[in-house]
Predicted 3D model of a 345-nucleotide part of an RNA (small-subunit ribosomal RNA, central domain) from an uncultured rumen bacterium.
Its mean pLDDT, the model's own confidence on a scale to 100, is 87.
The RNAcentral record of the full RNA draws on ENA and SILVA.
Its Rfam family is "Bacterial small subunit ribosomal RNA". Its family is annotated with structural constituent of ribosome and ribosome in the Gene Ontology.
Context: one part of a larger RNA
RNA sequence: UUGGGUUUAAAGGGAGCGUAGGCGGGCUUUUAAGUCUGCGGUAAAAUGGCCGUGCUCAACGCGGUCCUGCCGUGGAAACUGGGAGUCUUGGAUGUGCACAAGGAAGGUGGAAUUCGUGGUGUAGCGGUGAAAUGCUUAGAUAUCACGAAGAACUCCGAUUGCGAAGGCAGCCUUCUGGGGCAUGAUUGACGCUGAGGCUCGAAAGCGCGGGAAUCAAACAGGAUUAGAUACCCUGGUAGUCCGCGCCGUAAACGAUGAAUACCCGUCGUUGGCGACACACUGUCAGCGACCAAGCGAAAGCAUUAAGUAUUCCACCUGGGGAGUACGCCGGCAACGGUGAAACUC
Numbered sequence: 001u002u003g004g005g006u007u008u009a010a011a012g013g014g015a016g017c018g019u020a021g022g023c024g025g026g027c028u029u030u031u032a033a034g035u036c037u038g039c040g041g042u043a044a045a046a047u048g049g050c051c052g053u054g055c056u057c058a059a060c061g062c063g064g065u066c067c068u069g070c071c072g073u074g075g076a077a078a079c080u081g082g083g084a085g086u087c088u089u090g091g092a093u094g095u096g097c098a099c100a101a102g103g104a105a106g107g108u109g110g111a112a113u114u115c116g117u118g119g120u121g122u123a124g125c126g127g128u129g130a131a132a133u134g135c136u137u138a139g140a141u142a143u144c145a146c147g148a149a150g151a152a153c154u155c156c157g158a159u160u161g162c163g164a165a166g167g168c169a170g171c172c173u174u175c176u177g178g179g180g181c182a183u184g185a186u187u188g189a190c191g192c193u194g195a196g197g198c199u200c201g202a203a204a205g206c207g208c209g210g211g212a213a214u215c216a217a218a219c220a221g222g223a224u225u226a227g228a229u230a231c232c233c234u235g236g237u238a239g240u241c242c243g244c245g246c247c248g249u250a251a252a253c254g255a256u257g258a259a260u261a262c263c264c265g266u267c268g269u270u271g272g273c274g275a276c277a278c279a280c281u282g283u284c285a286g287c288g289a290c291c292a293a294g295c296g297a298a299a300g301c302a303u304u305a306a307g308u309a310u311u312c313c314a315c316c317u318g319g320g321g322a323g324u325a326c327g328c329c330g331g332c333a334a335c336g337g338u339g340a341a342a343c344u345c
Stems, first nucleotide, its partner, number of pairs: 004316003007299002012313001014200004021193003025087007033080002035076008048066007090190001091187003094183004099178001102176007109153001113149008124135002161168002205246006215239001219235004257312006265290009294301002318345003327338004
C1' cells in the first nucleotide's frame, strides 16, 4: 500500500456554521466528456510472458506471438457528467395552534448563613472515636427584636423538559433563538457532508476593576501515628460572586461523527393533532424500559442500532520511551496545538 477497523481491545474531532472538494430526487429531450465498440497508426532493439526450436540437458541462442497503453477516426447511448424543459415526494418559506430550567438584560421574594446594635439570661459553648487547639464573666453558647451584606434558590422535581455541545431551575417583565403539530398555500432539488477557516466552549487558571456572606487550595495550630508535609478538628488567604478581556482544555461520555432510506413487537411517558363521553384508540415529533430477527469476541445493541445499505468527514495500526524532545504556530503567563527518533521488551 491493499485489506481491516474505531461502545468496552489502538481508534469518532468537545460542539456548531460553513469555503474548496466529494456525493446527490422523479420524468422528457439533447450532447457525447467519462463508458462501450469497429478500423487505422504507434508502442525501436534488447529485456519480459506464452508457444515452438538449436546446442546431449540447462544456462545460453534462434523463430513466432503478446505486451492489457497512447493517439487518430467511424459508431452506440443504458449508466455517470454537460445543456434545455418539466414535476413534487427531499429542502426552504407562508398561515394557524399550542410548548419548554433555551439565551441576554432589568426588577423582585422568602428561608437559611454570617456580622452589627439592643433586650432576656448565666457558665459554659464548640468539636470528636475520644480529645485538644478555638470562643467565653470585657457576659459567649441559647433566645427575642431590629438592622446590614453576599451567595444560592427548599417543596414542586420526575425514570421530566430545553439546548449544537459546554450547559440551563425562586418569581415577574422586556428583548431574542428554537424545535413540534396542523394546513398543503408559495418556491421547485434550492440538498447531504465538510479538508482548511470562523464561532461557541464546564471547572480551574491569568490580567484590570469591583465585591466578599458562605465554603475553602495554600498556610497556621490541635489531634492521630513509629512518622503523618494526610485522612479528623479549630482557624484561614487566593479563589468561589459581578463587569470587561484572555485561556481553549476535561471520564468535553451515550467512552457510540453527521445525514438519508429500509427492517417484528410490548409497556410507560412529554408536546401537538384527529375524535371527544370520563371510555381506549389512531397519528406525528421526542424521552425511557423490555424483547424478535439480525449483529457482536462476549458483555450486550436491537426503529434513539452496535441491524441492512449509501454518501461525506475524522481517526487507528504492538507495549514502553511519549503526548516527551526538537522545530513551527498560538498565549501576558500557566500552558495549548502539531508531534518524532534512538533505545528497549